[in-house]
Context: one part of a larger RNA
RNA sequence: GGCAUAUGGGGAAUGCCUGGGCUCUCAGAGACGAUGAAGGACGUGAUAAGCUGCGAUAAGCUGCGGGGAUUGGCACAUACGAAUUGAUCCGCGGAUUUCCCAAUGGGGAAACCCACUGCAUUGAAGAUGCAGUACCUUUUGAGGAGUUAACCUAGGGAACUGAAACAUCUAAGUACCUAGAGGAAAAGAAAACAAUAGUGAUUCCGUAAGUAGUGGCGAGCGAAAGCGGAACAGCCUAAACCUUUGAUGUUACGGCAUCAGAGGGGUUGUAGGACUGCAAUAUUGAUUCAUGCGCGAAUUAGAAGCAUCUGGAAAGUUGCACCAUAGGAGGUGAUAGUCCUGUAUAAGUAAGUAAUUGAAUCAUAGCAGUAUCCUGAGUAGUGCGGGGCACGUGAAACCUUGCAUGAAUCUGCCAGGACCAUCUGGUAAGGCUAAAUACUCCUGAGAGACCGAUAGUGGACAAGUACCGUGAGGGAAAGGUGAAAAGAACCCUGAAUAAGGGAGUGAAAUAGAUCCUGAAACCAUAUGCUUACAAGCGGUCGGAGUCAGAUUUAUCUGAUGACGGCGUGCCUUUUGCAUAAUGAGCCUACGAGUUACUGUUGCCAGCUUGGUUAAUCUGUUUUGCAGAGCAACCCAAGCGAAAGCGAGUCUGAAUAGGGCGUUUUUGUUGGCAGGAGUAGACGCGAAACCGAGUGAGCUACCUAUGGGCAGGUUGAAGCUGUGGUAACACAUAGUGGAGGACCGAACCCGUAGACGUUGAAAAGUCUUGGGAUGACCUGUGGGUAGGGGUGAAAGGCCAAUCAAACUCGGAAAUAGCUCGUACUCCCCGAAAUGCAUUUAGGUGCAGCGUUGUAAUAGUUUUAUAGAGGUAGAGCUACUGAUUGGAUGCGGGGGUUUCAUCGCCUACCAAUUCCUGAUAAACUCCGAAUGCUAUAAAACGAUUUACAGCAGUGAGGGCAUGGGUGCUAAGGUCCAUGUCCGAAAGGGAAACAACCCGGACCAUCAGCUAAGGUCCCCAAGUGAAUACUAAGUUGAUCAAACGAGGUUUGACUACACUGACAGCUAGGAUGUUGGCUUGGAAGCAGCCAUUCAUUUAAAGAGUGCGUAACAGCUCACUAGUCGAGUGGUCAAGCAUGGAUAAUAAUCGGGCAUAAGUAUUCCACCGAAGCUAUGGCUUUGUAUUUAUACAAGGGGUAGGGGAGCAUUCUAUUGGCGUCGAAGGAGAGCUGUAAGGUUUUCUGGAGCGAAUAGAAAAGAAAAUGUAGGCAUAAGUAACGAUAAUGCGGGCGAGAAACCCGCACACCGAAAGACUCAGGUUUCCUCAGCUAUGCUAAUCAGCUGAGGGUUAGUCGGGGCCUAACACAAACCCGUAAGGGGUCGUGGAUGGAUAACCAGUUAAUAUUCUGGUACCUGCUAUACAACCAAAGGGACGGAGAGGUCAAGAUGUUGCGUACUGACGGAAUAGUACGUUGAAGCUACUGUUAAGGUAGCGAUAGUACACCAAAGUUUCGGCUGCGGUGAUAAUGCAUUGGAGUCUCUUCCAAGAAAAGCGAGUAUGGCAGCCCGUACCUUAAACCGACACAGGUCGUUGGGAUGAGAAUUCUAAGGUGCUC
Repeated sequence: GGCAUAUGGGGAAUGCCUGGGCUCUCAGAGACGAUGAAGGACGUGAUAAGCUGCGAUAAGCUGCGGGGAUUGGCACAUACGAAUUGAUCCGCGGAUUUCCCAAUGGGGAAACCCACUGCAUUGAAGAUGCAGUACCUUUUGAGGAGUUAACCUAGGGAACUGAAACAUCUAAGUACCUAGAGGAAAAGAAAACAAUAGUGAUUCCGUAAGUAGUGGCGAGCGAAAGCGGAACAGCCUAAACCUUUGAUGUUACGGCAUCAGAGGGGUUGUAGGACUGCAAUAUUGAUUCAUGCGCGAAUUAGAAGCAUCUGGAAAGUUGCACCAUAGGAGGUGAUAGUCCUGUAUAAGUAAGUAAUUGAAUCAUAGCAGUAUCCUGAGUAGUGCGGGGCACGUGAAACCUUGCAUGAAUCUGCCAGGACCAUCUGGUAAGGCUAAAUACUCCUGAGAGACCGAUAGUGGACAAGUACCGUGAGGGAAAGGUGAAAAGAACCCUGAAUAAGGGAGUGAAAUAGAUCCUGAAACCAUAUGCUUACAAGCGGUCGGAGUCAGAUUUAUCUGAUGACGGCGUGCCUUUUGCAUAAUGAGCCUACGAGUUACUGUUGCCAGCUUGGUUAAUCUGUUUUGCAGAGCAACCCAAGCGAAAGCGAGUCUGAAUAGGGCGUUUUUGUUGGCAGGAGUAGACGCGAAACCGAGUGAGCUACCUAUGGGCAGGUUGAAGCUGUGGUAACACAUAGUGGAGGACCGAACCCGUAGACGUUGAAAAGUCUUGGGAUGACCUGUGGGUAGGGGUGAAAGGCCAAUCAAACUCGGAAAUAGCUCGUACUCCCCGAAAUGCAUUUAGGUGCAGCGUUGUAAUAGUUUUAUAGAGGUAGAGCUACUGAUUGGAUGCGGGGGUUUCAUCGCCUACCAAUUCCUGAUAAACUCCGAAUGCUAUAAAACGAUUUACAGCAGUGAGGGCAUGGGUGCUAAGGUCCAUGUCCGAAAGGGAAACAACCCGGACCAUCAGCUAAGGUCCCCAAGUGAAUACUAAGUUGAUCAAACGAGGUUUGACUACACUGACAGCUAGGAUGUUGGCUUGGAAGCAGCCAUUCAUUUAAAGAGUGCGUAACAGCUCACUAGUCGAGUGGUCAAGCAUGGAUAAUAAUCGGGCAUAAGUAUUCCACCGAAGCUAUGGCUUUGUAUUUAUACAAGGGGUAGGGGAGCAUUCUAUUGGCGUCGAAGGAGAGCUGUAAGGUUUUCUGGAGCGAAUAGAAAAGAAAAUGUAGGCAUAAGUAACGAUAAUGCGGGCGAGAAACCCGCACACCGAAAGACUCAGGUUUCCUCAGCUAUGCUAAUCAGCUGAGGGUUAGUCGGGGCCUAACACAAACCCGUAAGGGGUCGUGGAUGGAUAACCAGUUAAUAUUCUGGUACCUGCUAUACAACCAAAGGGACGGAGAGGUCAAGAUGUUGCGUACUGACGGAAUAGUACGUUGAAGCUACUGUUAAGGUAGCGAUAGUACACCAAAGUUUCGGCUGCGGUGAUAAUGCAUUGGAGUCUCUUCCAAGAAAAGCGAGUAUGGCAGCCCGUACCUUAAACCGACACAGGUCGUUGGGAUGAGAAUUCUAAGGUGCUC
């Protein structure tokens, strides 16, 4: 270290529970608001942070009613109170109700600021209180505005998507925006439908009907009438006519006309009315007032039980009772009709409501006649362009209208789907109208085969909270002690209020506070066995030893497991994965084929000489059930395009033929199951598109107003002088101070390199670098907004996001794509092919699978009979190609003397012949196999049709026949077969497809296959004969070519007349053959009768050699030797050729094999076959549980049967004598599983039979939580630095004090804006925070702290810009905009010194000033608007504040190792504003002097007293002491003046516009602290960023650099 057991920690699953949700039913209500809403801010309690309540009358005040004992909310503590003189509490009214918000006096950065008028307080100013003061409509009364969940109407109006693309179309008039209304809204009383019959406003439900239609006639869209129901309700005007008022015109002065009103009248289609005539007082309704049967808040009454046993507790058990118009529910120490609250039932009244009744007012009606009048005009209609109607322009009616035009008048007009006629219906161009219908922010009562804390709302809890974001917006986690706090007195350990141990409470404390149960991951401790020579999915099979227990002493059981055999996870995706292809760190919980509707098929059920109701209604015990309801649907008849006919019909001339039907009638309604369609449709997943909003606090550009740039250098124009010129020009010397000039800090940027890269930093650091008076940098305020902005342009930037931001919505967009998809067993079991496809990784049809039903086929072999043109073969059999030869038509060339005739030809070459030889697209021929038919035999459902449901349509290897390719590929494309795929077992070392062989289970049985038998390793060191020498080969590549390797065979030559090889000897002559040559003599070359001679033999020469000769050799010959020698061809096995990256051929070995070849015998060897037992499927048979037979590998897939979980119903049970859940063990079933028991646990839970599902997880880079690993590892955030002594303290590297040392010092010092918002100061602490510790702190807790007429802002002004009366534009929302109002970053504007606090000071105190207003007194003066404010860059000069340095004097204190001196050294030496006077300066800025100033202060000494960390610190008071209000130099804030240049450089107000003196008055807000930072922006106590002011000394040009003062710090290991 491993395994096992036990005990714990950790963690929160599981079980149980529910205070919260979800979905509905019934009833109510359907608004609130200028009498100030909704929503908030701030307050309010004795103590009070949050929630709740309330509002300065503030967890409340008051009247009435109820009620009757406690009470001051959640919230349990202390203190103090209230209440029977009736509190708290409940109900109905009333009062109060700060500030913001429509917000409304004006303004505004919501909860704030500033006004005016009147009244009151006071004499005024100032301040305070009360009331009023917005806009629109309206003559006046009065009304509006804003908020609000869905429903409703109207004005605008997408896109994704679908159409497998897309444009008409769809999505969809949806989402969304906007306006408006109500409890409903809208619609609505026919210029309507219909069809020869009729209905009689509208709305809604069922049906008609997925019909008629419409439609790139695609995808899709889709009525209406009618019928059955719900509910029912009808009316008012304009006009004609009459009367009348006013104005105007006119007049004959009587009137008349016109216009604008008022009253009466009148309201329709079988027309009506006016008008004329006649007649009558009826009916119905509305409003107001009165009446008040009832209903109605809090509320009241409300039956009936005891005992025993167990127990902590009784409601449980047992026994005996009782009530019930009450056995709903909840609670009570376990499960209660009779204990409590209640329930059924009954009672009760205030506000209010309202049946009924009465009164008043108002409205409402008839008959007849028909001469005249009236009956809704820029209307109906028409043309063009649109929109709506189911209807897409169509034959397109109807409705509507932007433009244009434009009637009729009841003998009229409109409609009936183009249009016309007839007929029918109606009466437009004015208006109102309940109910039936839609919805639920809200209230009450209830329900659930809904959830039960990862569920159910996001939210059971201080949840729209914490937190994130500039903002719109996004958005969590988190329940449980116990019956009762009885919440642990007291003791001990400990520094301790930490934690623990005792004690005590309690039934239980392993119920002890994040506390019920308490799983797993993970982490420990103890015990038993095992482990340090042994290599791998860690198991399985065998198995020794050790330990423990039991026991019948023979063993058995359990733990461990030395050693051996075999053995490369799971999922997904694939032709194929251990793969080094995907996914998962581990555990727990959650996590994916559902639901609605419509067809279709099957099963079951009801009815069937048909079946069924829908909406709705009635009843009731009311989401239900029962009954009624026949509108409608399907079926009962078909055929045809249709008219139509009909057991037939259509076609057709037909009575023919043919097609579809009849003959063969089975439906229909439900339930369940399979599958389909429409819906998100199995789950998760885009990039995108569109709509409405939010953003310019980052950044881009623009705009208004401010600010910044040390120092040094160069020296343009111009000007001046001199020279020069006729005059210029020009030259030179000065002056001058220009410049997108130079160098270089701040500042801005980011060139190069390194570092950093889980950073210090989501872009930096270090070194180096670029610009640095400019197209420069920067602050504050503002503008431009998403197909838009901005862009010196990089597709850059627009909040860490940009080839179209962000947020929310359409929305569950779509995804032919990827991934994932959860329990068991049984039966069968594919495909990777054809055709088509904007199709190729998708899909449709067919093929192949499965299930059911019904039929009767099918396969193989043999025989016979056929069709055919492949393999082969052939080509003098065609077509095409083709070798050599013969012949040589013909042609070319040559020759002949020009030609002819001829001749020649190593030229081309026809035909023919001989010979050779070829073809996928040649065939005179031509198989095998395959195919068809028939017959027989064998097999026995293997076959076919129909119906339901699929999957597959990526294939791969091998063998054979081919194409392609290189007769390359583990290539590619076909065909036939096989296997893998989807197949395990044996063999081939390992190895999907090669060989053998197809696994239902068990067996320590047997026989074989392939392949093997020396060892690993089961079986032969078996037999016989050969070969191989290479470790070849035995198992896995190899050639051309080479070779005297070796074995065998065949042929051939020589050979005892002596071969081959070796040795000895010869190898000659004509001749130097001839020619050639300078030479050529065997041997440069050429020629040839290469001849001849001597010889045993000897070439006019095989090589070497010479200039040429010579010389050495060879052939050839003889001798010696003495038996075989040489050549060619073929075969076997070896050999070279032979080069790849880690040592690798399992190893040993092999010569007499364990290699190779041939032959033989035996054995081993598999999940094959056999044997024995068992399970199961199908079939047959019958004895109905048996027999027999055949089966049982399996992916996609089809079919069947079951297990488990949650809930419901019924029946019957279990449980405090212990349910569920959790942790073990035993038993049991083929499996999913079941059951028993022990411990834990402490209250609920099973069984059987049915039913219903949020119904089973190992994987989705799944979601959430917990826990590991890396790992006690990296790191602890600038390398400016610490050390010592002392102190407090339990504890000190870090805290405090002191002393040294170090660092910054144009900062790392000081002040301040923005921003933060208490971080400031004191005390007390150390659990967390602090990257370590902490006694410390920017941390925790408590208390304290910010003081203004003059500082900043408002009460003053205006810029950019914003808002915005008037006005303009726009569907709406809204956009623009004058007067005006707001708006600083600018203009205007009055205070200084000293002291004081723990913490504030130009604010308090002291002193000394100033400003404004009012008032009083005294004087002066008449009033007008010019002016002024008022502005650029650069440069030069003047003048100066602060400061610095030097120096003199003075004052104080101190200072010498030795001796002396004070003449040397160190430290200090100050004083504001305002006013007045005088002088001065060129005008100016300014300067000088006096008062202010008898004040105050530094330093030193003495020192009361206090304090202390014992080092010191503070210090009343006193003394030195009145010590110079010196000088010089430097400095250059500010201010003034001037010069120059071109780019020509805000506005408005204050001011101008009395003096003097006294008195009074002077409002609101900010003020702490940090501020180059640990407090701001960066997620952090973050090496980054952050406007402005000041910024000493030495060095130096300098704000560079280095060192340093004051001051600050040593960077939290």
Background
This is a predicted structure of a 1613-nucleotide part of an RNA (large-subunit ribosomal RNA, half A) from a Flavobacteriaceae bacterium. It matches the Rfam family "Bacterial large subunit ribosomal RNA". Rfam links the family to the GO terms ribosome and structural constituent of ribosome. The coordinates come from a structure-prediction model, not an experiment, and the mean pLDDT is 81.